[in-house]
RNA sequence: UUCUAUAAAGGGUAAACCACCUCGAAAGAGUGGGACACAAAGCCGUGAAUCUAAAGCAGAUCGGCUGCUAUGAUUGUCAGGUUGCGGAA
Numbered sequence: 001u002u003c004u005a006u007a008a009a010g011g012g013u014a015a016a017c018c019a020c021c022u023c024g025a026a027a028g029a030g031u032g033g034g035a036c037a038c039a040a041a042g043c044c045g046u047g048a049a050u051c052u053a054a055a056g057c058a059g060a061u062c063g064g065c066u067g068c069u070a071u072g073a074u075u076g077u078c079a080g081g082u083u084g085c086g087g088a089a
Stems, first nucleotide, its partner, number of pairs: 001089003012038002017033003021030003036076001042082003046079003049074003056068004
């Protein structure tokens, strides 16, 4: 400096699901349990993708319906940026 493959040691993270509570309009997030996986499943929502649609806009058959829309969310969807343990070359 690099990370194509493989092994060891000690660690790390924690999907689904469950619980109750908390936050949120929702998507989703948090906490505890859990263990499918992960060598960046560390960090950054920057780009794409996906989810939601409160507010806003438009429409209507106008008891609150339909459509559009991210400023909301997901980094364990994919890119990009950035840092990095052991080991190996």

c-di-GMP-I riboswitch aptamer from Pelotomaculum propionicicum, 89 nucleotides, folded computationally. The source organism's lineage runs through Bacteria, Bacillati, Clostridia, Desulfotomaculaceae and Pelotomaculum. It was read from a public genome assembly, where an Rfam model found it. The coordinates come from a structure-prediction model, not an experiment, and the mean pLDDT is 78.